[in-house]
């Protein structure tokens, strides 16, 4: 310098050919249960979907540029 992959909740990840409510597990908070704790059960909070633009009636999902990380080639 060129190419490929990844970037969604605190962590690990899902998200079907663009269509409506953005989800799961773990963690965390509250409650139940217990003599108490763990386990178990119920409920809640938590996300500008890496950033900025574009396409579209509609974008986490498509396109461009940029940023970060990983790999390969030179």
């Nucleotide at each position: 310098a060129g190419g490929c992959c990844u970037g969604u909740a605190g962590c690990u990840c899902a998200g079907u050919u663009g269509g409506u409510u953005a989800g799961a597990g773990c963690g965390u908070c509250c409650g139940c249960c217990u003599g108490a704790u763990a386990a178990g059960c119920g409920g809640g909070a938590g996300g500008u979907c890496g950033g900025c633009g574009g396409u579209u009636c509609g974008a986490g999902u498509c396109c461009g540029c940029c940023c970060a990380g990983g790999c390969c080639u030179a």
Molecule: transfer RNA
Organism: Deltaproteobacteria bacterium